[in-house]
């Protein structure tokens, strides 16, 4: 200078106000009064995973749609998390970063540019071979040719090494070797495959073998491994008003001469369903208990006879509570606030403080 970790998240005091609980006082319920005590966060956020809980669906199995995960080992109740290792990939190093299974099963994609983007030759190289053109040598029947040579051509061909294009062009440098090339051959790396050794494994080192094969699976696909749906507005209790069914030695009216039955309406008793509304669900942590409750830890606070004992507390609202004024003091003060709970992730964040490591 740099690198990785953990804490921390202004402090007191007084006044006024707010949510939960207790308590006093009043006959008593509830309010009002008065006192006593608790009353956000490291992320309470994002709602992205994981589970718990709770309802509905199945009810045992398997296939299969659809989804999701993906190096390897271990941790967890589980996870897309966390710890170590591997392997790439960055840095001089502490250390960082990786959406890290398979491109050799099969299909597709591969902008522009380029001859070709998976099998292609643009411009070029060759001129071994075969063909065409000259000459030569030979041959005779003397102007032919069917044979050897040599030059020339690029028609058939052969090449992918150089050059252009491209994020990428069919393993790289070299050096033989070719008509020119070319893993054709040879050495070195690098892939693969296969054999020995280490390692629980990922994987790593040695030896063989020229086997040489483009990328891209956050495109289908292919392997292994998970996965029932809705979420606390989940759900359970209780339960007004209006309304609905029962029933009745009841009452009214109505239609009868009168009585019954029947209908209408009242009222009484009961029932059903559950709206509005209320309570559970829901509160440090664990165990036990069907259940009321009961025992054990943990932290605060106040007491006393002070290794210990007494006694209290421990957010839990529903439109949703923590807030203001003021004075003091400092480093002067960010992000941001529960909403059914836990375990993660990830984002948000002034300052301060502390511990390892590297140069």
């Nucleotide at each position: 200078g740099g690198c990785g970790g953990g804490c921390u998240g202004a402090a007191c005091g007084a006044c006024c106000g707010c949510g939960g609980g207790g308590g006093g006082a009043g006959a008593g319920a509830a309010a009002a009064c008065c006192c006593c005590u608790c009353g956000a966060g490291g992320a309470a956020a994002g709602u992205c995973c994981g589970g718990a809980c709770a309802c509905c669906a199945g009810a045992g199995g398997g296939c299969g749609a659809g989804g999701g995960c993906g190096g390897u080992g271990g941790g967890u109740a589980a996870c897309g998390c966390c710890c170590a290792c591997c392997c790439g990939g960055g840095g001089a190093a502490a250390c960082c970063c990786g959406c890290g299974g398979g491109a050799a099963a099969g299909u597709g994609c591969c902008a522009c540019a380029g001859a070709a983007a998976c099998a292609c030759a643009c411009g070029g190289c060759c001129g071994a071979u075969g063909g065409c053109g000259c000459g030569g040598c030979c041959a005779c029947a003397c102007g032919u040719g069917a044979g050897c040579c040599g030059c020339g051509u690029a028609c058939a061909g052969g090449c992918a090494a150089a050059g252009g294009u491209g994020a990428a062009a069919u393993g790289g440098u070299g050096c033989g070797g070719u008509a020119a090339g070319a893993g054709c051959g040879c050495a070195c790396c690098g892939g693969c495959g296969c054999c020995g050794c280490g390692g629980c494994g990922a994987c790593g080192c040695g030896g063989c073998g020229g086997c040489c094969a483009g990328g891209c699976a956050a495109a289908c696909c292919c392997c292994g491994c998970c996965c029932g749906g809705u979420g606390c507005a989940a759900g359970g209790c209780c339960a007004a008003a209006c309304g609905g069914g029962a029933u009745c030695g009841u009452c009214g009216a109505c239609c009868c001469u009168g009585c019954c039955c029947g209908g209408c309406g009242a009222g009484a008793u009961c029932c059903a369903g559950g709206u509005a509304g209320g309570c559970c669900g829901c509160a440090g942590g664990g165990c036990c208990g069907c259940a009321a409750g009961g025992c054990c830890c943990c932290g605060c606070c106040g007491g006393g006879a002070c290794u210990c004992c007494c006694g209290g507390c421990g957010a839990g609202a529903u439109a949703g509570a923590u807030g203001g004024u003021c004075g003091u003091u400092c480093a002067c003060g960010a992000c941001a606030g529960g909403a059914u709970c836990c375990g993660g992730c990830u984002u948000a964040c002034a300052g301060g403080c502390c511990c390892g490591c590297c140069u």

Overview: This is a predicted structure of a 359-nucleotide RNA (Bacterial RNase P class A) from a soil metagenome. RNAcentral holds the sequence, with entries from MGnify. The coordinates come from a structure-prediction model, not an experiment, and the mean pLDDT is 77. Rfam family: Bacterial RNase P class A. Rfam classes the family as a ribozyme.